[in-house]
Context: one part of a larger RNA
RNA sequence: CUGGGCGUAAAGCGCGAGCAGCCGGUUUUGAUAGUCCGGUGUUAAAUCUCACUGCUUAACGGUGAGGCCGCAUCGGAAACGUCAAGGAGCGCAAGCUCCUUAGAACUAGAGCGAGUCAGAGGCAAGCAGAACGUGCGGUGUAGGGGUGAAAUCCGUUGAUAUCGCACGGAAUACCAAAAGCGAAGGCAGCUUGCUAGGGCUCUGCUGACGGUCAAUUGCGAAAGCGUGGGGAUCAAAAAGGAUUAGAUACCCUUGUAGUCCACGCCCUAAACGAUGCAGACUAGCUAUCGGGAGCAUCGACCCUCUCGGUGGCGUAGCUAACGCGUUAAGUCUGUCGCCUGGGAAGUACGAUCGCAAGAUUAAAACUC
Numbered sequence: 001c002u003g004g005g006c007g008u009a010a011a012g013c014g015c016g017a018g019c020a021g022c023c024g025g026u027u028u029u030g031a032u033a034g035u036c037c038g039g040u041g042u043u044a045a046a047u048c049u050c051a052c053u054g055c056u057u058a059a060c061g062g063u064g065a066g067g068c069c070g071c072a073u074c075g076g077a078a079a080c081g082u083c084a085a086g087g088a089g090c091g092c093a094a095g096c097u098c099c100u101u102a103g104a105a106c107u108a109g110a111g112c113g114a115g116u117c118a119g120a121g122g123c124a125a126g127c128a129g130a131a132c133g134u135g136c137g138g139u140g141u142a143g144g145g146g147u148g149a150a151a152u153c154c155g156u157u158g159a160u161a162u163c164g165c166a167c168g169g170a171a172u173a174c175c176a177a178a179a180g181c182g183a184a185g186g187c188a189g190c191u192u193g194c195u196a197g198g199g200c201u202c203u204g205c206u207g208a209c210g211g212u213c214a215a216u217u218g219c220g221a222a223a224g225c226g227u228g229g230g231g232a233u234c235a236a237a238a239a240g241g242a243u244u245a246g247a248u249a250c251c252c253u254u255g256u257a258g259u260c261c262a263c264g265c266c267c268u269a270a271a272c273g274a275u276g277c278a279g280a281c282u283a284g285c286u287a288u289c290g291g292g293a294g295c296a297u298c299g300a301c302c303c304u305c306u307c308g309g310u311g312g313c314g315u316a317g318c319u320a321a322c323g324c325g326u327u328a329a330g331u332c333u334g335u336c337g338c339c340u341g342g343g344a345a346g347u348a349c350g351a352u353c354g355c356a357a358g359a360u361u362a363a364a365a366c367u368c
Base pairs, nucleotide, nucleotide: 004339005338006337007322008321012336014219015218016217017216021212022211023210025106026105027104028103029102030083031082032081034080035077036076037075038074039073040072041071042070048066049065050064051063052062053061054060085100086099087098088097089096090095109209110206111205112204113202114201115200116199117198121195122194123193124192125191126190127189128172132168133167134166135165136164137163138162139161143154144153180187181186224265225264226263227262228261229260234258238254239253240252241251276335277334278333279332280331281330284313285312286311287310288309289308290307291306292305293304294303317324318323341368342367343366350361351360352359353358
C1' cells in the first nucleotide's frame, strides 16, 4: 500500500458560508471517446495450463492446443455511465441581434408564494424594583466583625443596629421546567424600534435549481492585550492574621489588575452528545414544547389522528464491554476531516499570523 477504524481504547476540524473536485430524482428521444460483445492483426522464443509423447521413472525435454496482460483496427449493442455552453457585432451600462450547439417533459428532492404560530435568536435605546456599597442627617451606646477556636480589622473623632435623603456601578429573585431559541460560541427584569432564522397548513408557482466540500472566507466562552472611559460587588498578584514541624496553601481581614462600556486585537477550551454533514429504510410505550385536522361542544378542555422539536424506557440489530436503540453507536448510499505503539512532543527547526502573550502547521535523534 491493500485493509481496518474514529461515543469511552489512537482518531470528527469549535461552528457556519463556500469556488474547484467528487456524487446526483422520474419519463422519453437521440448521440456515444466510458462500458459491453464479436472479427482481424499484434503481444519473439523460453516461462505458465492442458493433452499426447521421448530419456527405465521423475526432474528435464519434444509436438500440438490453450491461457494471462494489454495494444491497434473494423463491425455491432445501448442496460448502466456521460453529453456544455461558446463566439461575433452594436451599446457607457442594462440589454438587443446573429452563428454554432442534444433536446423535450414531469414533480416525490430543493426553492418561492399565501395564511398562521411559538420563542432568554441578534442589535440599539429608554425605563423599573430588590439587593449591595458610599456620603449626609436623625435615633441610640459599647461593642461589631470573623472563625473549628482565634487574631489581624472596624468602633467613644460614636461603630454595629435602625430610620430618612442622595449618589454609584453591576446583576435581574419569584415565573423557571426533562421548557424555549440559535450553526456553534451562546441567549433571561420590562417596553419600544430595527433585524435574522424556524414550525405548521394550503399544494398555488419555479422545475433537479441538489448533497458534500481541499483552498478561501466569516463567526467564535473565559482569560489575556492596545486606546479611552467606568469602577458597586467579587477578586489573580500583593500585605497582614491564623493553622502547621514548615504553610510561598486550604480559613480570616484587607486589596490592585481584572470583572463593566466603546472601538480594535487575540482565536484557544472537557469549544462535549468526548458521537462531521446530507439522504433513505428498520417494533413500540411514555412525558413534554409548537402547529394542524377530526370528533364533540354555547365555548374552552378531554379524546382520536397527524407534522416538527426536546427527554425517559425499550424490540430487532449493533457493541470488547459499558451501552446505543426512528434524535442509532442498527441497515445502506454520497462526501469531507482524522487515526496507525508509549515517551521524547503538540516540542525543536522553518514558515504564516499576532503589539505581546502566543496560535496554526509540524518532525527527528534517542529511549522503552
A computed fold for a 368-nucleotide part of an RNA from a Candidatus Uhrbacteria bacterium, annotated as small-subunit ribosomal RNA, central domain. It matches the Rfam family "Bacterial small subunit ribosomal RNA". Its family is annotated with ribosome and structural constituent of ribosome in the Gene Ontology. The organism belongs to Candidatus Uhriibacteriota, within Bacteria.